[in-house]
Context: one part of a larger RNA
RNA sequence: ACCUGCGAGUUACUUGGUACGGGCUAGGUUAAGGUGUUGAGCCGGAGCCGUAGCGAAAGCGAGUCUGAAUAGGGCGCUUUGUCCGUAUCAGUAGACCCGAAACCAAGCGAUCUAUCCAUGAGCAGGGUGAAGCAUGAUUAACCUCAUGUGGAGGCCCGAACCUGUUGUUGUUGAAAAAACAUUGGAUGACUUGUGGAUAGGGGUGAAAAGCCAAUCGAGCUUGGAGAUAGCUGGUUCUCCCCGAAAUAGUUUGAGGACUAGCGUUGAGAUUUAACCCUUGGGGGUAGAGCACUGACAGGGCUAGGGGGCUUACCGGCUUACCGAACCCCAUCAAACUCCGAAUACCGAGGCGAACAUCUCAGCAGUCAGACAGUGGGGGAUAAGCUCCAUUGUCAAAAGGGAAACAGCCCAGACCAACAGCUAAGGUCCCUAAUAGAUGCUCAGUGGUAAAGGAAGUCUCGUCGCACAGACAACUAGGAGGUUGGCUUAGAAGCAGCCACCCUUGAAAGAGUGCGUAAUAGCUCACUAGUCGAGUGAUGGGGCGCCGAAAAUGUAACGGGGCUCAAGCAUCUAACCGAAGCUUUGGGAUUAUGUCAAACAUGAUCGGUAGGGGAGCGUUGUAGCGUAGGCAGAAGGUCGACCGCGAGGACGGCUGGACGAACUACAAGUGCGAAUGCAGGU
Numbered sequence: 001a002c003c004u005g006c007g008a009g010u011u012a013c014u015u016g017g018u019a020c021g022g023g024c025u026a027g028g029u030u031a032a033g034g035u036g037u038u039g040a041g042c043c044g045g046a047g048c049c050g051u052a053g054c055g056a057a058a059g060c061g062a063g064u065c066u067g068a069a070u071a072g073g074g075c076g077c078u079u080u081g082u083c084c085g086u087a088u089c090a091g092u093a094g095a096c097c098c099g100a101a102a103c104c105a106a107g108c109g110a111u112c113u114a115u116c117c118a119u120g121a122g123c124a125g126g127g128u129g130a131a132g133c134a135u136g137a138u139u140a141a142c143c144u145c146a147u148g149u150g151g152a153g154g155c156c157c158g159a160a161c162c163u164g165u166u167g168u169u170g171u172u173g174a175a176a177a178a179a180c181a182u183u184g185g186a187u188g189a190c191u192u193g194u195g196g197a198u199a200g201g202g203g204u205g206a207a208a209a210g211c212c213a214a215u216c217g218a219g220c221u222u223g224g225a226g227a228u229a230g231c232u233g234g235u236u237c238u239c240c241c242c243g244a245a246a247u248a249g250u251u252u253g254a255g256g257a258c259u260a261g262c263g264u265u266g267a268g269a270u271u272u273a274a275c276c277c278u279u280g281g282g283g284g285u286a287g288a289g290c291a292c293u294g295a296c297a298g299g300g301c302u303a304g305g306g307g308g309c310u311u312a313c314c315g316g317c318u319u320a321c322c323g324a325a326c327c328c329c330a331u332c333a334a335a336c337u338c339c340g341a342a343u344a345c346c347g348a349g350g351c352g353a354a355c356a357u358c359u360c361a362g363c364a365g366u367c368a369g370a371c372a373g374u375g376g377g378g379g380a381u382a383a384g385c386u387c388c389a390u391u392g393u394c395a396a397a398a399g400g401g402a403a404a405c406a407g408c409c410c411a412g413a414c415c416a417a418c419a420g421c422u423a424a425g426g427u428c429c430c431u432a433a434u435a436g437a438u439g440c441u442c443a444g445u446g447g448u449a450a451a452g453g454a455a456g457u458c459u460c461g462u463c464g465c466a467c468a469g470a471c472a473a474c475u476a477g478g479a480g481g482u483u484g485g486c487u488u489a490g491a492a493g494c495a496g497c498c499a500c501c502c503u504u505g506a507a508a509g510a511g512u513g514c515g516u517a518a519u520a521g522c523u524c525a526c527u528a529g530u531c532g533a534g535u536g537a538u539g540g541g542g543c544g545c546c547g548a549a550a551a552u553g554u555a556a557c558g559g560g561g562c563u564c565a566a567g568c569a570u571c572u573a574a575c576c577g578a579a580g581c582u583u584u585g586g587g588a589u590u591a592u593g594u595c596a597a598a599c600a601u602g603a604u605c606g607g608u609a610g611g612g613g614a615g616c617g618u619u620g621u622a623g624c625g626u627a628g629g630c631a632g633a634a635g636g637u638c639g640a641c642c643g644c645g646a647g648g649a650c651g652g653c654u655g656g657a658c659g660a661a662c663u664a665c666a667a668g669u670g671c672g673a674a675u676g677c678a679g680g681u
Base pairs, nucleotide, nucleotide: 001681002680003679004678005677006676011093012092013091015090016089017088018087019086020085021084022083023082024081027049028048029047033043034042035041053060054059063075064074065073066072096234097233099231103224104223105222106221107220108219114198115197116196117195118194119193120192121191122190123188125157126156127155128153132149133148134147135146136145137144161185162184166181167180168179169178200216202212203211204210237615238614239613240612241611242610247260248259249258250257251256261366262365263363264362265361266360267359268358269357276350277349278348279347280346281345287339288337289336293333294332295331298328299327300326304322305321306319307318308317309316310315369394370393371392372391373390374389375388376387377386378385399410400409401408414586415585416584417583419582420581421580425576426575427574428560429559430558434573435572436571437570438569439568440567446562452546453545456543457542458541459540460539461538462537463536464535465534473530474529475528476527477526479503480502481501484498485497486496509524513522514521587605588604589603590602591601592600593599616670618667619666620665621664622663623662628658635654636653637652638651639650641648642647
């Protein structure tokens, strides 16, 4: 890992609610116990429920309590119960199953290990050479020195022994702690044998919360015990009908609950609901506005203040300073409003028959929501962010489109069809289906992006100049006073400052730029000629261009490929395209009609949690000592049959002795999952 078997809503309760079935009925019913055909039946009326309530009670009574009350008000009366069974839910019990870490009690452990006690044992070899002692030297003597002797030491080196320093290997190991190499101690606080002592909140501990039998921040075994688990996992056959929620309030509450909301089933009400139409309302949002409250740009005017001048004081003059109020012009606001919608909401009338609305009762599930559009708060007008509101989808929804893609677009799958029409989206090829008309785009723009930039190009305006000749180009002129004045070393159109005139003329600035040290030189404005028809400025719109850098490989159309498109805009006519709609056949549910689950007509049949309904199969019991069965039961296996399905027949082979169907009843009643349990391979 697979296969086979086992594996989870059970049982009890004179506990309760509800529904259904049955008995009796103003009554219903027995319990213990007795008897007995000993799982039957009968007896047994104690008790329980009901038949009357109200009041704290005395008490009164279809009433009663409160009260002064014959008032008002509260609770009642105008009747239907009870017992058994079944289903379902709840309660109490382990209460659907498995699962803790823990807590407590009683025992068992010191053959491992910690410490201690008693009694034994062990430590090759080598080195060092303490005290003491002897002899000698020395001294007055002690002291001291030398040489020997001696053999001390938690002394030195190093085997056994003890240990475990560093590294490698090993890590489903040779080994649940080792091997190899290397290291530390090795006469000591040494090592070790045997026997003994200390026990679980206790021991022991040269102290690491170490060790107490591979277990220690409280050992192990058994018991309380099926501890508890608002937590995780699992929870077994089929078909049919309906079908949620992820919200509010409260919660030592936030991943749990309770009540409400939303679902379902039954009974009742019987048009009450939604949509739509008509009609009547209140509002202070969007917008807008500045009349209030505040904010706010510029200007005017001006009280007051500051500076300066003047003044003995009083005061006066002045100011390119600040500036209330007021005025003009121009703005802003969730907590501003002189105003003010659309929607929404509420009332009324009409319409409105569908699993609509309302009431009561049984049973739930839901309380982590997600994204998208719109209106907002938070954030950074960030987030596949977060919090509200509102709508949709997903959740619980398959199908078509968006290349792929829960939440986007279209559309809601009862079943079947080699029939038709459409939606979104598409129609060159991959790939089902296309043609036409008029423009635009040259960027592969299409097929990512901004501020900003540009004689790209198309189109619509506005204002100039122009056959009395414009624009561009070419030819010629572009002068004189004058080098204007000042400044300056110089300043001559052209560093800078001031002024910016006059003359000639077709025209020519006291000069547009380059240039020089300053001049010079080139050029422009301006003018004439040549030429001969348009030429400039500016605004709006369409489509393009630049701006434009990323990590494996084109890689920012799904691909190929596409340029009067197969791109973009507008228009026309076709077609393709889904489980949508239609057609044909079939099934189911439900309403209505009829006596009728038989028929007709209409509507309906996606679905998680969940509610409701109808069935299949397994084991056993009764009918039943059944039918059947060695001329072959159960079981196994194969097969093209039947049933919507769970499943059921029939036939062959195998097997070798049991055993259906049907009608009821009772359950150890259905397995793929639980890191499920056991076995096999």
Annotation:
The prediction has a mean pLDDT of 85. This is a predicted structure of a 681-nucleotide part of an RNA (large-subunit ribosomal RNA, domain II) from a Ktedonobacteraceae bacterium. Taxonomically the source falls in Ktedonobacteraceae (Bacteria, Chloroflexota, Ktedonobacteria, Ktedonobacterales). RNAcentral holds the full RNA, with entries from ENA.